[in-house]
Context: one part of a larger RNA
RNA sequence: AGGUAGUUAAGGAACUCGGCAAAUUGGCCCCGUAACUUAGGGAUAAGGGGCGGUGCGCAAGCACCCGCAGUGAAAAGGUCCAGGCGACUGUUUAUCAAAAACACAGCUCUCUGCUAAAUCGAAAGAUGACGUAUAGGGGGUGACACCUGCCCGGUGCCGGAAGGUUAAGAGGAAGGGUGAGAGCUCUGAAUUGAAGCCCCGGUAAACGGCGGCCGUAACUAUAACGGUCCUAAGGUAGCGAAAUUCCUCGUCGGGUAAGUUCCGACCUGCACGAAUGGUGUAACGAUCUGGACACUGUCUCAACUACCUACCCG
Numbered sequence: 001a002g003g004u005a006g007u008u009a010a011g012g013a014a015c016u017c018g019g020c021a022a023a024u025u026g027g028c029c030c031c032g033u034a035a036c037u038u039a040g041g042g043a044u045a046a047g048g049g050g051c052g053g054u055g056c057g058c059a060a061g062c063a064c065c066c067g068c069a070g071u072g073a074a075a076a077g078g079u080c081c082a083g084g085c086g087a088c089u090g091u092u093u094a095u096c097a098a099a100a101a102c103a104c105a106g107c108u109c110u111c112u113g114c115u116a117a118a119u120c121g122a123a124a125g126a127u128g129a130c131g132u133a134u135a136g137g138g139g140g141u142g143a144c145a146c147c148u149g150c151c152c153g154g155u156g157c158c159g160g161a162a163g164g165u166u167a168a169g170a171g172g173a174a175g176g177g178u179g180a181g182a183g184c185u186c187u188g189a190a191u192u193g194a195a196g197c198c199c200c201g202g203u204a205a206a207c208g209g210c211g212g213c214c215g216u217a218a219c220u221a222u223a224a225c226g227g228u229c230c231u232a233a234g235g236u237a238g239c240g241a242a243a244u245u246c247c248u249c250g251u252c253g254g255g256u257a258a259g260u261u262c263c264g265a266c267c268u269g270c271a272c273g274a275a276u277g278g279u280g281u282a283a284c285g286a287u288c289u290g291g292a293c294a295c296u297g298u299c300u301c302a303a304c305u306a307c308c309u310a311c312c313c314g
Base pairs, nucleotide, nucleotide: 001309002308003307004306005305006304007303008302010300011299014298019295027051028050029049030048031047036041038143052065053064054063055062056061066070078293079292080291081290082289083288084287085285086284090102091101106141107140108139109138110137111136112135118127119126120125144280145279146278147277149210150209151208154207155206156203157202158201159200160199163198164197165196169192170191174187175186176185177184178183211229212228213227214226215225238272239269250266251265252264253263254262
């Protein structure tokens, strides 16, 4: 000097990115227990009290005894409030990430009529399935509650006995080579000719998309209203400085003596928005954010003890 344990006056988060670490709590019995809620929960909520031994007694209990201390050692939740995300239990980067990521039950779209679709395989064959649409495959969303608006112009998919375009093939007008000729051979117009594409429709819980400018009300401000341009249609409900807000530490309120964080509002949404789901939500979480109580060597500010090591002397 370090490591691992232990104790500490007064204060008690002043430490720090952050209570990280440590401390507190802890078992059993009794009392008691809020908001909220999907009525199951929340809940060991929170918050209190008790706990040893001997004698008597059926018991309830009474009396007495010991210690600093009676779940006498060890083992054994800290708690609460508010918010984000994800419903939940699960799964994951073997070796820096356990999460808000993945999965999930539920919802939905789509394909598939059985020698099914789909998948593996030159094939035979197999899985699907010794199943049969309440089944099987694929995509999306992700419990539950309330909902899920407008656009089919583009891309995709589905449908369409017409028309246009169109390959090989069919066809054989016409022409070339050669030959005495018959012939052989070459080129080849019209016409015919599938899918596809064009075309006509449908389809967004398919991929996706969801405007600009100007004026207007008896203070001002604002604009229910009007005009105009463009579009396939111009963002509905709900939410909103948000895991999304640049300006921005927006403005107001709350909390603090003091708050770039946090909570509640406002809406001027740079650049939310409805199964690429929207908004809520009890319960749950080694999740993330803010606050409070308790508690503490995290700190003010350091000290001591035990053991182990470094180092020094013999």
Molecule: large-subunit ribosomal RNA, domain IV
Organism: Acutalibacteraceae bacterium